The RNA shown here (Glycine riboswitch aptamer) has 98 nucleotides and comes from Propylenella binzhouense. It was read from a public genome assembly, where an Rfam model found it. The prediction has a mean pLDDT of 77.

[in-house]
RNA sequence: CACGCCUGCACGGGAGAGUCCCCGGCGUCUUCGGACGGCGGGGCGCCGAAGGAGCAACCGCCCCGGAAACUCUCAGGCUCAAGGACCGUGCUGGCGCG
Numbered sequence: 001c002a003c004g005c006c007u008g009c010a011c012g013g014g015a016g017a018g019u020c021c022c023c024g025g026c027g028u029c030u031u032c033g034g035a036c037g038g039c040g041g042g043g044c045g046c047c048g049a050a051g052g053a054g055c056a057a058c059c060g061c062c063c064c065g066g067a068a069a070c071u072c073u074c075a076g077g078c079u080c081a082a083g084g085a086c087c088g089u090g091c092u093g094g095c096g097c098g
Stems, first nucleotide, its partner, number of pairs: 001098001003096004008091006018044001020043005026037004045078003051074001052072003058066003
């Protein structure tokens, strides 16, 4: 220096599912019936691609381990935003080999 592998960082892309119902009090408007906005609490329904957990195809050094985009929804999420597995590009660090 090149190649391979594993992290970290930056940029870009990145899905799904109620902006549902009820209550409280706050602000604005009001024809004083209510309407809108945001905050807190409760309820049911739903989603899975942070994380977590389970089974297992498969793999291994085969005692025992490693294992998913499958499964479960504890967590998280269900207007926007944020987050987001994974993919691409670039740049560090580490290891191996020539």